SAM riboswitch aptamer (S box leader) from Streptomyces clavuligerus, 148 nucleotides, folded computationally. Model confidence (mean pLDDT): 76 of 100.
[in-house]
RNA sequence: CGCUCAUCCAGAGGGGCAGAGGGAAACGGCCCGUUGAAGCCCCGGCAACCCUCCAGCCGGUCUCGUCGCGCACAGCGCAGCGGGGCUCCCGGCUCGGGAAGGUGCCAAUUCCGUCUCAUGGCGAAACGCGUCAUGAGGAAGAUGAGGA
Numbered sequence: 001c002g003c004u005c006a007u008c009c010a011g012a013g014g015g016g017c018a019g020a021g022g023g024a025a026a027c028g029g030c031c032c033g034u035u036g037a038a039g040c041c042c043c044g045g046c047a048a049c050c051c052u053c054c055a056g057c058c059g060g061u062c063u064c065g066u067c068g069c070g071c072a073c074a075g076c077g078c079a080g081c082g083g084g085g086c087u088c089c090c091g092g093c094u095c096g097g098g099a100a101g102g103u104g105c106c107a108a109u110u111c112c113g114u115c116u117c118a119u120g121g122c123g124a125a126a127c128g129c130g131u132c133a134u135g136a137g138g139a140a141g142a143u144g145a146g147g148a
Base pairs, nucleotide, nucleotide: 001147003146004145005144006143007142008141013043014042015041016040017039021032022031023030026114027113028112029111044106045105046104049102050101052098053097054096055094056093057092058091059090060086061085062084063083064082065081066080068078069077070076071075110140115137116136117135118134119133120132121131122130123129
């Protein structure tokens, strides 16, 4: 930065300074907060995006068998299937294991809603409309990895 991709219902708090707000922004709701908010510092923790090592599986690769096709046919090539080896190197996967380092995070789903669609209830209610609930998607945002 009108960029790309992934993730966002799990998890994890104490102390010091500070002193009234905070939950991104707007509105609505609902919460947190003088039993101390934001912010800053220290310590601790969570997680596993990057990173790293390990395990298993798949691909890969080598080899053997078999079947098919082709050719210039003691043979060679290609493709399929099955068995075995390798894990040196490369790629992928797993509610996999690890956590030294780079980030991140440690009330509530990203606290919930706002826009669209679907389904259902209600409104005398078939269509449409309004409203409520549930589900799916989007927008916006956050974090990481990358790109310009």